[in-house]
Context: one part of a larger RNA
Molecule: small-subunit ribosomal RNA, 3' major domain
Organism: uncultured bacterium
RNA sequence: UGACGGGGGCCCGCACAAGCGGUGGAUUAUGUGGUUCAAUUCGAUGCAACGCGAAGAACCUUACCUGGGCUUGACAUGUGCUGGAAACCCUGGUGAAAGCCGGGGCCUCCGCGAGCUUGCUCAAGGACCGGUACACAGGUGGUGCAUGGCUGUCGUCAGCUCGUGUCGUGAGAUGUUGGGUUAAGUCCCGCAACGAGCGCAACCCCUGUCCUUAGUUGCCAGCACGUUAUGGUGGGGACUCUAGGGAGACUGCCUGGGAUAACCAGGGGGAAGGUGGGGAUGACGUCAAGUCCGUAUGUCCCUUAUGCCCAGGGCUACACACGUAAUACAAUGGCCGGCACAAAGGGCAGCAAUACCGCGAGGUGGAGCAAAUCCCAAAAAACCGGCCUAAGUUCGGAUUGCAGUCUGCAACUCGACUGCAUGAAGCAGGAAUCGCUAGUAAUCGCGGAUCAGCAUGCCGCGGUGAAUACGUUCCCGGGCCUUGUACA
Numbered sequence: 001u002g003a004c005g006g007g008g009g010c011c012c013g014c015a016c017a018a019g020c021g022g023u024g025g026a027u028u029a030u031g032u033g034g035u036u037c038a039a040u041u042c043g044a045u046g047c048a049a050c051g052c053g054a055a056g057a058a059c060c061u062u063a064c065c066u067g068g069g070c071u072u073g074a075c076a077u078g079u080g081c082u083g084g085a086a087a088c089c090c091u092g093g094u095g096a097a098a099g100c101c102g103g104g105g106c107c108u109c110c111g112c113g114a115g116c117u118u119g120c121u122c123a124a125g126g127a128c129c130g131g132u133a134c135a136c137a138g139g140u141g142g143u144g145c146a147u148g149g150c151u152g153u154c155g156u157c158a159g160c161u162c163g164u165g166u167c168g169u170g171a172g173a174u175g176u177u178g179g180g181u182u183a184a185g186u187c188c189c190g191c192a193a194c195g196a197g198c199g200c201a202a203c204c205c206c207u208g209u210c211c212u213u214a215g216u217u218g219c220c221a222g223c224a225c226g227u228u229a230u231g232g233u234g235g236g237g238a239c240u241c242u243a244g245g246g247a248g249a250c251u252g253c254c255u256g257g258g259a260u261a262a263c264c265a266g267g268g269g270g271a272a273g274g275u276g277g278g279g280a281u282g283a284c285g286u287c288a289a290g291u292c293c294g295u296a297u298g299u300c301c302c303u304u305a306u307g308c309c310c311a312g313g314g315c316u317a318c319a320c321a322c323g324u325a326a327u328a329c330a331a332u333g334g335c336c337g338g339c340a341c342a343a344a345g346g347g348c349a350g351c352a353a354u355a356c357c358g359c360g361a362g363g364u365g366g367a368g369c370a371a372a373u374c375c376c377a378a379a380a381a382a383c384c385g386g387c388c389u390a391a392g393u394u395c396g397g398a399u400u401g402c403a404g405u406c407u408g409c410a411a412c413u414c415g416a417c418u419g420c421a422u423g424a425a426g427c428a429g430g431a432a433u434c435g436c437u438a439g440u441a442a443u444c445g446c447g448g449a450u451c452a453g454c455a456u457g458c459c460g461c462g463g464u465g466a467a468u469a470c471g472u473u474c475c476c477g478g479g480c481c482u483u484g485u486a487c488a
Stems, first nucleotide, its partner, number of pairs: 001488002003485003007482007015472002019436005026327008034318002042053002064313007073136001077135008088105007109126002113122004138302002141300003147296001149291003152287001154285001159198006165174003178189003204279004209247007219236002223234003250273001253267005329429001333388006345376003350369002355364003395426001400421007442464007
């Protein structure tokens, strides 16, 4: 100087408390451990691994296994020799394919030069393709404890440092401590310090109010036309909206407190008030944290194989254990009928309307739309009416049988969905444990990426919309000062 303390003081955080909803029990999905297996590829492992890499494992992917094959190689550059009809196309045998062994067609891209019959022939060489030999390729093989880069984490915590000066033999201290204050090393005051940098804040984006510009594909108040009906038509720019520009919030004003300061409490005005709400933004560093399987890269290793191609299998196994979720156990509910109101997105090898067929998944067909125009598209919970009456039930939907649909070369291993039948566990979950402070939790649906197909996951969007916070003694994490130490 740090680190640590079941030392002290001060202060924060959904840290506790106060509340609401869960997890832990059930079934299923998914990840992991374990076990099994020819293989169940590899990595991630307290917080910070475990719906994680994977934003799509039937083949492919694929790195694994079994078997069949290739050896200058699936891919790159270069050299020597050699062949060719540059190239390219069709096809036979064998085979699971890859591969191996063949057959045929297309008589020519440029050409130094030569021959002549003047548009033909020969032709060194070049480009290109093949064979062969060699340099080499190749490796998701090892090492993340050799590395770059990127990332997680403490933590959006308020800290981490420097120059000069001063003090100390020195390590170092001071500044950065102190009195207040703040979300903040934020600001004020004081002070052997005076300044400065990286962080904080602000500048950026979204959202909340108003003004203005613009008015199509969006809008429709007033004026017409038309319709069973619809901004459907003329027209209009008012309104909504769209998307450019601007205004607005600064403790600016008032009162009180405070050191007359910083600041704090209340009030006025205001759409918004003291950081308005949300996002992006992550200091010096810590964990030899994670990643050599994204890519890059040192070194080691393989080189007829640890490389490459192919078929099939596996990654989907199952006594079990854990994590994360979905659905429930019902009446604030289930079922049936009726009937409203979104936002944000996506669409041409695409989204697909009306219509028709099918109980349905879906099929036929194809208007329109590269989209504020057309389509996906039905929002759902809500609301209105009816049935159910406490029951393992009209709760719950697992499992299984049969029949189907769709994608795709192909759904046996191993896809999703539909119909009929079947109708398991489950009657609110032990010890323990998680999230959340407001348009939040809870609850309801919608979209997107990936994608042929496949979503209870992920990333977004809006609808409905709470309860509680006395307080900081305690648990956890953190900041500052101080104290002890046989630790570094």